RNA sequence: CGCCGAGCCUUCCGGGCUUUCCGGAAGGGCGGGGGAACCGCUGGGACGGUCCGUGUGGCUCGUCUCGGGGGCGAAUCGCGGCGACACCGCCGCGUAGCGCCAGUCCUUCGGCGCGAGCCCGUCAGCUAACCCCGUAGGCAGUGAAGGA
Numbered sequence: 001c002g003c004c005g006a007g008c009c010u011u012c013c014g015g016g017c018u019u020u021c022c023g024g025a026a027g028g029g030c031g032g033g034g035g036a037a038c039c040g041c042u043g044g045g046a047c048g049g050u051c052c053g054u055g056u057g058g059c060u061c062g063u064c065u066c067g068g069g070g071g072c073g074a075a076u077c078g079c080g081g082c083g084a085c086a087c088c089g090c091c092g093c094g095u096a097g098c099g100c101c102a103g104u105c106c107u108u109c110g111g112c113g114c115g116a117g118c119c120c121g122u123c124a125g126c127u128a129a130c131c132c133c134g135u136a137g138g139c140a141g142u143g144a145a146g147g148a
Stems, first nucleotide, its partner, number of pairs: 002139003008028008029135006039125001043066007051058002068123001069120004077094007097114005104148006
């Protein structure tokens, strides 16, 4: 100096200190969650009852039984193999999607990567007012064309 990411800035106080530092407080910026109306959604299976229907069946009620659901993030979804099989774990190949290639933005070509992880705890659609939370962590070493 540059990159991923919301993860930055200002002021004051204290500590340290050649400057760049650490902690606390306040404010600003950025990011995320909850939360009306309107709109949207109303799990599957079995049995039985009422009603409707030419039939398949439909609406509704009751009983039993099976399965939960959601958030941050690009990080989803498949196929194959191995571990004796399922569960589960591991590996490989792809894939939705995401990032980088250096003044900035857009488009195209080419190249190189990622395609994880964590959290809530039976609960949350959208959502104005309103309420709440975060402001970390980790890295790299510059291909080309056109337009602005």
Molecule: c-di-AMP riboswitch aptamer (ydaO/yuaA leader)
Organism: soil metagenome